[in-house]
Context: one part of a larger RNA
RNA sequence: UGACGGGGGCCCGCACAAGCAGUGGAGCAUGUGGUUUAAUUCGAUGCAACGCGAAGAACCUUACCAGGGUUUGACAUGCUAGGAAAUCUUUUGAAAGAUAGAUGUGCCGUAAGGAACCUAGACACAGGUGGUGCAUGGCUGUCGUCAGCUCGUGUCGUGAGAUGUUAGGUUAAGUCCGCCAACGAGCGCAACCCUCUUCUUUUGUUAAUUAUUUCUCUAAAGAUACUGCCAAUUAUAAGUUGGAGGAAGGUGAGGACGACGUCAAGUCAUCAUGCCCUUUAUAUCCUGGGCUACACACGUGCUACAAUGGGUAAGACAAUGAGUCGCAAGUCUGUGAAGACAAGCUAAUCUCUUAAACUUAUCCUUAGUUCGGACUAUAGGCUGCAACUCGCCUAUACGAAGUUGGAAUUGCUAGUAAUCGCCGGUCAGCAGUACGGCGGUGAAUCCGUUCCCGGGCCUUGUACA
Repeated sequence: UGACGGGGGCCCGCACAAGCAGUGGAGCAUGUGGUUUAAUUCGAUGCAACGCGAAGAACCUUACCAGGGUUUGACAUGCUAGGAAAUCUUUUGAAAGAUAGAUGUGCCGUAAGGAACCUAGACACAGGUGGUGCAUGGCUGUCGUCAGCUCGUGUCGUGAGAUGUUAGGUUAAGUCCGCCAACGAGCGCAACCCUCUUCUUUUGUUAAUUAUUUCUCUAAAGAUACUGCCAAUUAUAAGUUGGAGGAAGGUGAGGACGACGUCAAGUCAUCAUGCCCUUUAUAUCCUGGGCUACACACGUGCUACAAUGGGUAAGACAAUGAGUCGCAAGUCUGUGAAGACAAGCUAAUCUCUUAAACUUAUCCUUAGUUCGGACUAUAGGCUGCAACUCGCCUAUACGAAGUUGGAAUUGCUAGUAAUCGCCGGUCAGCAGUACGGCGGUGAAUCCGUUCCCGGGCCUUGUACA
């Protein structure tokens, strides 16, 4: 000087407390461990791995396994020889491939050849999701959006270093005031950026209206909020408390933005890359299988256990977003999934698109039930060469556990929690109950900082560095 302390002081945070809803018990979905397996590819492992890489494993993907093939190779550059490229067919095969035959003579051209492609040959080489994230770049997580981390000159100290950055107030903040052997400065904080909320001006298609560009809306520019005003308080400071006006008040709400560094944190399987290893195999092509196994253990979720509910009928109100190899209205067929025909739309025009919770009426009356829907059977539909391993959906039947969950433990302070549906990416199809967004309805509680956890500053002790 740091680090640490079941030392002290001050302060903060959904850290506790006060509340609301959960998890832990059940069934299922999903990930992981373990076990099994020919293979169950690999990585991620306290917080900060475990609905994570994976924004979608039937084949492909795919890296794994079994079997069948190839060896200048699936891919790149260079050399030689031949052939236009290419298309179709035979035999064999699970396919890859092997095999035989037929058709075919293109483009540029200075007529030699060239461009592109195919076949054969030889070698330089290709190739590697092989190893090392403890050789690395890049990217990322975490402490933590915590308020810190430093420098120049000066001064003090033999020196390591100190001072500044500490004391007093204050703040979300090393924020500001202000004292002071310090005076200044940098990276952080804040602000500048984006979205929302209010108004003004302009705009008016495809939006709105019976109509009028008045409202709603659209999309561009601007304005507005600054403790600016008043009062109290404080040190006549910084600020704090209350008030006025205002759409909004003291950071208005949300986002993007992450200092010096820590964890030899994560990633050689995005990519790049040193070194090592491999080169008839650790490369490469294909078929089938596996990644979907299942005594069990854990994480994250979904659905429930019901009456603030379930069923039936009728009625009302969104926003984001997507669409031409697409979204598909409408009509007809079908109990339905869906099918047939087919308008419109490259979209403020058409479509997805009837939002659901909600309201009204009625049935159920506390039951393992008209709760709950797992599992199973049969019959179908869709995608796709192909749904057996191993997809999704529909109808009918079947109708399991479950009556609110031990110890323990999680999230959340306002348009938040809770609850309700809608959309998107990936995508032929789909495991989605995931993830990312969107709107609808819409709470309770915060006395306080003794305690648990994490963090900041000062100080003290130390046999630690």

Small-subunit ribosomal RNA, 3' major domain from Euglena viridis, 465 nucleotides, folded computationally. RNAcentral holds the full RNA, with entries from ENA and SILVA. The prediction has a mean pLDDT of 80.